[in-house]
Large-subunit ribosomal RNA, domain IV from a Patescibacteria group bacterium, 333 nucleotides, folded computationally. The full RNA is in RNAcentral, with records from ENA. The source organism's lineage runs through Bacteria and Bacteria candidate phyla.

Context: one part of a larger RNA
Formats: sequence, structure tokens, C1' cells
RNA sequence: UGCUCGUUUAGGAACUCGGCAAAAUAGCGUCCGUAAGUUAGCAAUAAGGACUGCCCCGAUUUAUCGGGGCCGCAGCUAAAGAUCCCAAGCGACUGUUUACCAAAAACUUAGGUCCCUGCGAAAGCGCAAGCUGAUGUAUAGGGGCUGAUGCCUGGCCAGUGUCAGAACGUUAAGGGGAGAGGUCAAUCCUUUAUGGAGGCAGCCUUGAUCCGAAGCGCUGAUGAACGCCGGCGGUAACUAUAACCGUCCUAAGGUAGCGAAAUUCCUUGUCGUGUAAGUUACGACCUGCACGAAUGGCAUAACGACUUGGGAACUGUCUCAACGAGCAACUCG
Repeated sequence: UGCUCGUUUAGGAACUCGGCAAAAUAGCGUCCGUAAGUUAGCAAUAAGGACUGCCCCGAUUUAUCGGGGCCGCAGCUAAAGAUCCCAAGCGACUGUUUACCAAAAACUUAGGUCCCUGCGAAAGCGCAAGCUGAUGUAUAGGGGCUGAUGCCUGGCCAGUGUCAGAACGUUAAGGGGAGAGGUCAAUCCUUUAUGGAGGCAGCCUUGAUCCGAAGCGCUGAUGAACGCCGGCGGUAACUAUAACCGUCCUAAGGUAGCGAAAUUCCUUGUCGUGUAAGUUACGACCUGCACGAAUGGCAUAACGACUUGGGAACUGUCUCAACGAGCAACUCG
């Protein structure tokens, strides 16, 4: 000096990102007592008090109770064995997860809703046979989103998607083959040559009008489908503000609720509470850079090794360090 422990005057979180670690509370015992809130189940062992040994007698529902006595500083006499409260966020809850840096607010969940599926179902695996679904049958099965419960879930179908429609337009292979071209027999011409013109049949190449499905265009529906949900100017008898008016654009211009928020840049916004002092916290305000309604909105009892702020108790976390034990290291041998 290190590791693992133990003790400590006065103070008691001043430590620190943060009470991390440690200390402390003490029994799921008996008796009393117990708030807000609440989904009436809980919260709750809330909190907060008191008691607790041994012997004898009696009673008893065999759990205990009543009376008397004994000892000690101390009787749950050792050991073991919850710290608690207030406020807020998130997630309803129990559960699950990154085996070996993340246990959570992530995933799941019951509940909600939408879509598909009439049974040889849809969906999935397989080339197929076949199998699962299911020895099930729409109160069933599959898929998507949301995520208990309560109150609710606004506007927009222009774009994208999906569904429905079939009149018209467009449209492939294919059908069809008008026509065009190449080659070319006969025949003809001449400067007689491996010449030229010519063009039937056949073969080859090409090919228009026309017929021709879905799709797309088109018409309509659809948001708990993907999504989206404005700007400028003016106006009231103090000022300020603008219920109001005008105008431009749009498919429509964000409703209820919430709001400096797990979302607020400016920002330590402003006011209040708490502190002697508070970039955090809580309650408000609304100027929402850039909340907002099942990509759910807002509340919410209970629950949480979650996150944040405060308090009680307690302490070597600290002021500020000291001493002790064991084991290492180190020195000597």
C1' cells in the first nucleotide's frame, strides 16, 4: 500500500451524476390503531403505538385466557427475519427479452377494431403426392393495427392503396393476310457473253385495315386503409388583444382533450410552491421552433429490481481522518 472485515468524539448527505456503498427499521407473533385515493376488490402488515421470559393453579373452542409467584440491566434475551412516507412520468396488471456490457418506458397480454375465409375454406409447407389449419366449420380459423378499465376517437377520398363497375379509349401473344420485296422458269433484245431485259409457279423475307384478355385510362366507394389537417391584411370609446371583416390558396385547413411535455430551439420562458440559496421537481400560463385523437387522445385505483423530485430515520458517503483483525505485498532471515 491492496483485499476482506470491525470500531469511532462532534456533525449527519455537507459526499456524489445520483444516499452508490454502508448504516438503520425488525419477525407474515399478540393487542390496539390505520389517511388520501379507489375499478369498492384494494390501498394495508398503510402509517403509528404497546406487549413478548420462566414456575404454579384454574378455565378452555387446545389457538389461548385469567389469577398468583420468581429472576435479570435487558425475556421475539442467541441466530434468522420488511426501512417508511409524500409527489410526478411511463407502462394497466402477472409474464417475456439482447445465453456473455442494455430487464426497460421495449415485447407480450386480456380487451377493441379492420380485412380475408362457406369448407377439398382462407392461410402456410412441398416439384408433386400429401400434410398443417382441423378429426375444427364464421361464438370457427388466418392476417394487420391498437393495447386493462373510464370518457372519447373530429375534418379531408385530391394523391397512393384496396374494393366494386363495365359503356368508351388504349393494349400483348395469337388469328388473318391486302400489299411490298428477294430469288426465279418461259419469253424477248443485243455488241454472242460466265451478257442484258423479263418475271409465272415454288421457296424466302416483310406486312396494312380487321379480330384480340387482364391491366391502365375512366366511373364510384372506402381512414381503427398509407396518409394529410394553411397564409396575409385590417378591426372594439386608455392601451393591449381581436369575438368580427376582407383576400389568396387547398382534398380539407387540427375538433375534444392536453401542452416549455420522455415532445419547447430560443430557454435556467414567465408566475407561484418547496430551499437560506433550486438549470432539477411540482402547480399554473400558452408565444405548441416541431402535441393531438386505435402510427390512438386524455384521465386512471392496483402493480413495478423502471425513471424523476422531496422528506423521516440512519449512518465513515463526507468534514477528516484514526485505530484494530485476518490475508497479501514489502523488509530481514